Context: one part of a larger RNA
RNA sequence: UUAGACGUAAAGCAUUUGUAGGUGAAUUUUUAACUCCACCGUUAAAUCCCAGGGCUCAACCCUUGAUAGGCGGUGGAAACUACCAAGCUAGAGUAUGGUAAAGGCAGAGAGAAUUUCCUGUGGAUUGGUGAAAUGUAUGGAGAUCGGAAAGAACACCAACAGUGAAAACACUCUGUUGGACUGACACUAACACUAAGAGACGAAAGUUAGGGGUGUGAAUAGGAUUAGUUACCCUAGUAGUCCUAGCUAUAAACUAUGGAUACUAGGCACUGUGUGUAUUGACAUGUGCAAUGUUAUAGCUAACACAUUAAGUAUCUCGCCUGGGGAGUACAUUCACAAGAAUGAAACUU
Numbered sequence: 001u002u003a004g005a006c007g008u009a010a011a012g013c014a015u016u017u018g019u020a021g022g023u024g025a026a027u028u029u030u031u032a033a034c035u036c037c038a039c040c041g042u043u044a045a046a047u048c049c050c051a052g053g054g055c056u057c058a059a060c061c062c063u064u065g066a067u068a069g070g071c072g073g074u075g076g077a078a079a080c081u082a083c084c085a086a087g088c089u090a091g092a093g094u095a096u097g098g099u100a101a102a103g104g105c106a107g108a109g110a111g112a113a114u115u116u117c118c119u120g121u122g123g124a125u126u127g128g129u130g131a132a133a134u135g136u137a138u139g140g141a142g143a144u145c146g147g148a149a150a151g152a153a154c155a156c157c158a159a160c161a162g163u164g165a166a167a168a169c170a171c172u173c174u175g176u177u178g179g180a181c182u183g184a185c186a187c188u189a190a191c192a193c194u195a196a197g198a199g200a201c202g203a204a205a206g207u208u209a210g211g212g213g214u215g216u217g218a219a220u221a222g223g224a225u226u227a228g229u230u231a232c233c234c235u236a237g238u239a240g241u242c243c244u245a246g247c248u249a250u251a252a253a254c255u256a257u258g259g260a261u262a263c264u265a266g267g268c269a270c271u272g273u274g275u276g277u278a279u280u281g282a283c284a285u286g287u288g289c290a291a292u293g294u295u296a297u298a299g300c301u302a303a304c305a306c307a308u309u310a311a312g313u314a315u316c317u318c319g320c321c322u323g324g325g326g327a328g329u330a331c332a333u334u335c336a337c338a339a340g341a342a343u344g345a346a347a348c349u350u
């Protein structure tokens, strides 16, 4: 490179918007670039192939002939791709009526608990563990009653539930804002899909500056355990965890499964919504669309398993893989305050 792959063997970018590019529904017309047909020219000779001939044969040599394919020209065909023009509505979108939701941002407020402080009562331990000790306490602890302050997180409801592109999102209320689904149908008329580069967002930890600091808690100190312990257990405890404004750009960022479209048995459950039956109504029951689960047939798979939310059957498109180690290392470049991140080898070894 070809080919085959990418749930678990190597391999799906953390996610998304979108430029170039690639691909693209259905009808009629035009052109003839692509495509197809015919003819002409050319594609040196030698070589190869066919036929005949010459060296006693053969290799070898000689003389004709012939073909695929390529390139160029001329003439034609018009199904496909493309182009021109027009129209279509099943894709896509806009408008409109509803609905559900921990979607985002900002502001305000509530309660339980914890810790600390101030009193009262009370008078000896308390705390912790497998057992202890360090620790705490007559300068009055722990317990209990009342009051105050602070910071962080929001029990029950809670679900196998919901929303969001992912990361993620949950006390209550208000303001503002994004998306989704569904119903009638009105409009636009292919406006679509994917997406290199690029942009945006991106848990935790970390980092810069300024705040905050209840609990928890890397580091650290002490007590235990142990032959010994830089640990597991205990008592303390700094950074951090929280907020504001930046940076960082990585995770088993997982469904280890890229996105889009179409098709291919069912059963059960559940969320949103439309509708039929039923009903005073709530239940109940059938059905359509969209979402989420579970079980299972065909099919697929090395097996496990997947199975209308495919890992089935197909098409389009992007990313990525090619034995193990060396190595996600070295060098170089870009980015970063740094920590580091991205891109990413080889020798050698097996």
Base pairs, nucleotide, nucleotide: 003322004321006319007304008303012318015200016199017198021194022193023192027086028085031082033081035077036076037075038074039073040072041071042070043069049065051063052062053061054060091191092188093187094186096183097182098181099180103177104176105175106174107173108172109171114150115149116148117147118146120144121143126135162169163168206247207246208245209244210243211242215241216240220236221235222234223233258317259316260315261314262313263312266295267294268293269292271290272289273288274287275286276285277284299306323350324349325348332343333342334341335340